[in-house]
Order: sequence, then structure tokens, then C1' cells
RNA sequence: GCCGUGGUAGCUCAGCCUGGGAGAGCACUCGGCUGAAGACCGAGCUGUCGCGCGUUCAAAUCCCGCCCGCGGCA
Repeated sequence: GCCGUGGUAGCUCAGCCUGGGAGAGCACUCGGCUGAAGACCGAGCUGUCGCGCGUUCAAAUCCCGCCCGCGGCA
């Protein structure tokens, strides 16, 4: 340098193909339960969707460029 793949909550990831509500589990906080704690039950908090540009009424999703991680080729 080229090819492929990935980047979404504190962590692990789904959603992207086929544009329209940003989500799950764990963690954390509060409450219930308990002598206390754990487990369990209920509620809640947390996001520039890697960055920029374009298309569109509307972009995590589509186009283009760039950055970073992993694998391969040279």
C1' cells in the first nucleotide's frame, strides 16, 4: 500500500441488509425483603451511535472521505 472485518451506555453486545420509537444483559443508585448481608422483587440513572461531508421530510442505518482496533496479502 491492497483486501476483509469491527467501532452503539461503565462492560459485553443486538439493532444496520429492508431509513422513521436508541435498546438487552451485567454493573451502578434508590426502595422492598432480611437481625445483617447475599440472592430475589420493583423503580431509576447513564449515549456527540468513532469523526466529517453528502442524499433525504427524516440517517446508528444509504453514498463519499478520514481515524482507530483485529486478521490476511504484498
About this RNA:
The RNA shown here (transfer RNA) has 74 nucleotides and comes from a Nitrosopumilaceae archaeon. Its mean pLDDT, the model's own confidence on a scale to 100, is 82. Its Rfam family is "tRNA". The family's RNA type in Rfam is transfer RNA. It was read from a public genome assembly.